This is a predicted structure of a 365-nucleotide RNA (Bacterial RNase P class A) from a Gammaproteobacteria bacterium. RNAcentral holds the sequence, with entries from ENA. A source record names the gene rnpB. It matches the Rfam family "Bacterial RNase P class A". It is annotated as a ribozyme. Model confidence (mean pLDDT): 75 of 100.
């Protein structure tokens, strides 16, 4: 110089003039001053929890959910650091990564055959048999056998070169590699390295069903709680009021069957008279509503996520729903796109600028 990787930041910025919404003082009131007022995603409603309410709220089963280790979080499917593994020349990226030797299932089409599954093409003719020809050495075709190196299909064919041995071959023997087991060694662990030993043995797939291991009430701010008002203490169903015992004879206690309890089934509790289905009134107000697993800074420990410790700041709370409107100036000329109980993720959408670290090429000194 050029291409690439990886990480962090910013999201129009100043002033003026008029308008919105909070809060906090002042004031009977009007109103007036001060200080703040959308985002990196506010988006998905996909995860996880706080908080409220069932409700005192307990086991199984089932269903669902993660799936390598080892940390870090309130907690996660999330985040940091390792290992396996694949891709890249490299910097770095990706990862649905427990188990096929418990079982089931599935692999089109072409192959001879796709799991303890094979002989189409072929080679052999050693052992046994029939035939025909023989120059009597052998020569040919069959059966019966042997056989999987050679070839053919496939995405994939029961190890791979050589070598030796057989009638022809074949780990049928070696040598090397492979692959199985593996003292022992490093490391918390996943795991990696491995002396020895064995001729070899179990194809692939579980983001198929399935086995293991963890892990999990429900509904949700339109949750809740309060004030004020209104109506029809209406209509129509389902089960059940049984047994014992006390009793001041009012009734109370046990137990049994009923119905009901914020996923499903059964079992425990706990309330009982208890639940459903039609109509019909309100549906206004207050609060729940922003100070927090909150930010900043600095120090400390840690490889990192993060943690502790002092020390700082308040930073939207709307309610048919608040931040616009104009004018000037500079600029990166500005996409994506607007809170509604907060929060910590992860997913998607995006117009630009700014800045660091690493790699690879090519040139120069």
């Nucleotide at each position: 110089a050029g291409a690439g990787u990886c990480g962090a930041c910013c999201a129009g910025g100043c002033a003026a003039u008029c308008g919105c919404g909070g809060u906090a003082u002042c004031g009977c009131a009007a109103g007036a001053u001060a200080c703040g007022g959308a985002g990196g995603a506010a988006a998905g409603u996909c995860c996880g929890g706080g908080c409220u309410c069932c409700a005192c709220a307990g086991g199984a089963c089932a269903a669902g959910g993660u799936g390598c280790c080892a940390g870090g979080u309130a907690a996660c499917g999330c985040c940091u650091g390792g290992g396996g593994g694949g891709c890249g020349c490299g910097a770095g990226c990706c990862u649905a990564c427990g188990g096929a030797a418990a079982g089931u299932g599935c692999a089109g089409c072409a192959g001879a055959a796709a799991a303890u599954a094979u002989a189409c093409c072929g080679c052999c003719u050693a052992c046994g048999u029939g035939g025909c020809c023989u120059u009597c050495g052998g020569g040919u075709c069959g059966c019966c056998g042997g056989u999987a190196a050679g070839g053919u299909u496939g995405a994939a064919a029961u190890g791979g070169u050589g070598c030796g041995g057989u009638a022809a071959g074949a780990g049928c023997g070696c040598a090397c590699c492979g692959c199985g087991u593996g003292a022992c060694u490093g490391g918390u662990a996943a795991c990696a390295g491995g002396a020895g030993c064995g001729g070899c043995u179990a194809g692939g797939u579980a983001a198929a069903c399935c086995c293991c291991a963890c892990c999990u009430g429900g509904a949700g701010c339109a949750a809740g709680a309060c004030c004020a008002a209104a109506u029809a203490g209406g209509g129509g169903g389902g089960c059940a009021a049984g047994u014992g015992g006390c009793u001041a004879c009012g009734g109370c206690c046990a137990u049994a069957a009923c119905g009901u309890g914020u996923g499903g089934u059964c079992c425990a509790c706990a309330c009982g008279g208890u639940u459903c289905c039609c109509g019909g009134g309100u549906a206004g107000g207050u609060u729940g509503c922003u100070u927090g697993a909150g930010g900043g800074a600095u120090a400390c420990g840690g490889u990192g996520a993060c943690g502790u410790a002092u020390u700082u700041c308040c930073c939207a709370g709307a309610c048919g729903a608040a931040u616009g409107a104009u004018u000037g100036c500079c600029c990166a000329c500005g996409a994506c796109a607007g809170a509604a109980c907060c929060c910590g993720g992860c997913u998607u959408a995006u117009c630009g600028g700014c800045c660091g670290g690493c790699u690879c090429u090519c040139c120069c000194a």